RNAcentral holds the sequence, with entries from ENA and Rfam. Predicted 3D model of a 74-nucleotide RNA (transfer RNA) from Bacillariaceae sp. The same sequence occurs in records of 2 taxa. It matches the Rfam family "tRNA". About the family: Transfer RNA (tRNA) molecules are approximately 80 nucleotides in length.
RNA sequence: GCAGAGGUGGUCUAGUUGGUUAUGACGCGGCUUUAACACAGCUGAGGUCGGGGGUUCGAUUCCCCUCCACUGUA
Numbered sequence: 001g002c003a004g005a006g007g008u009g010g011u012c013u014a015g016u017u018g019g020u021u022a023u024g025a026c027g028c029g030g031c032u033u034u035a036a037c038a039c040a041g042c043u044g045a046g047g048u049c050g051g052g053g054g055u056u057c058g059a060u061u062c063c064c065c066u067c068c069a070c071u072g073u074a
Stems, first nucleotide, its partner, number of pairs: 001073004006068002010026003019057001028044005050066005
């Protein structure tokens, strides 16, 4: 350089042939429980889906450019 597959809360991750306020787990805060801690249960905060542009009434999803890291190839 070329090809492939990716980037989604602090971490890991689901999702969608475009349509309600983006899913779950771990972690974090609060409450219940306990003498206390842990476990368990309930609850809450935290994302503008890598960045920019385009198409569309509407984009995490489709198209283009770009950044990052991975695999293969010469």